[in-house]
RNA sequence: GACAGAUAAAGCCAAACCUGUUGCAAAGCAGGGACGGAAAGCCACGGGACUUCACAAGAGAGCCGGGCUGCCUAA
Numbered sequence: 001g002a003c004a005g006a007u008a009a010a011g012c013c014a015a016a017c018c019u020g021u022u023g024c025a026a027a028g029c030a031g032g033g034a035c036g037g038a039a040a041g042c043c044a045c046g047g048g049a050c051u052u053c054a055c056a057a058g059a060g061a062g063c064c065g066g067g068c069u070g071c072c073u074a075a
Base pairs, nucleotide, nucleotide: 004073005072012037013036017032018031019030020029021028022027035062041068042067043066045065046064047063050058051057052056
């Protein structure tokens, strides 16, 4: 350095649900919360799925695959 991921260490993210708010909606944002995650960090390239003022637009990606980057360190 690469591969790998432990009853290691320091940390990180945050499901469902609740409150407020935006939106036609999916859903987003903030706070609480913690089901889980070794990339549950980033992208949205392919497939699947979602919404609708429907053939076009939107939302998300913690579904599967792909690309890029990253902390620590036993075996």